The RNA shown here (c-di-GMP-I riboswitch aptamer) has 79 nucleotides.
The model forms 94% of the base pairs in the Rfam consensus.
Its mean pLDDT, the model's own confidence on a scale to 100, is 78.
The sequence was found by an Rfam model in a public genome assembly.

RNA sequence: AACAAUCUUUGGCAAAACUAGCGUAAGCUAGCGACGCAAAGCUAUAGGGUCUAAAUAAAAAAGACAGCCAGUUGCACAA
Repeated sequence: AACAAUCUUUGGCAAAACUAGCGUAAGCUAGCGACGCAAAGCUAUAGGGUCUAAAUAAAAAAGACAGCCAGUUGCACAA
C1' cells in the first nucleotide's frame, strides 16, 4: 500500500403539523407523525429563567414550560 474478515450494541424517547378531547389562556392527554436527542429519564412554592391569567386597561400565580439553564438518577465502554 492492496485485499479479505470482524466490530462499530440491544434498543429508547419523540418536535412541528394534523385529528379528537380538556383548559379563559399558556399548555396538557390520546392517536398519527419524525424535527431531532447520549440522558429529549425524573424533579416546577420552597434554584434561575421564560410563558399565560378568566370582564375595558394595568398588575399579579403554589397556573404552565424540564426538548432553556440547573439539580438528581441511570445506560454503554470500541478508540